[in-house]
Molecule: transfer RNA
Organism: Sphingomonas quercus
């Protein structure tokens, strides 16, 4: 220098053919328990890496960048 893959909650990840974002774990509250742990239950938490474009509507499609990984040179 070139090609491919990945980037979504604190962490690990899902998200179908574009229709307004979820799970598990973690955190916090409550129940239970003498207390802790375990169990049950509820709550909060997101500029979907960044910037543009297309569209009535974009995490999703297109373009450019950034970061990480792999391969080639």
């Nucleotide at each position: 220098g070139a090609g491919c893959c990945u980037g979504u909650a604190g962490c690990u990840c899902a998200g179908u053919c574009g229709g307004u974002a979820g799970a598990g774990c973690a955190a916090c509250g409550g129940a239970c328990u003498u207390u802790u742990a375990a169990u049950c239950u509820g709550u909060a938490g997101g500029u979907c890496c960044c910037g543009g474009g297309u569209u009535c509507g974009a995490a999703u499609c297109c373009c450019g960048g950034c970061a990480g990984g792999c391969u080639c040179a």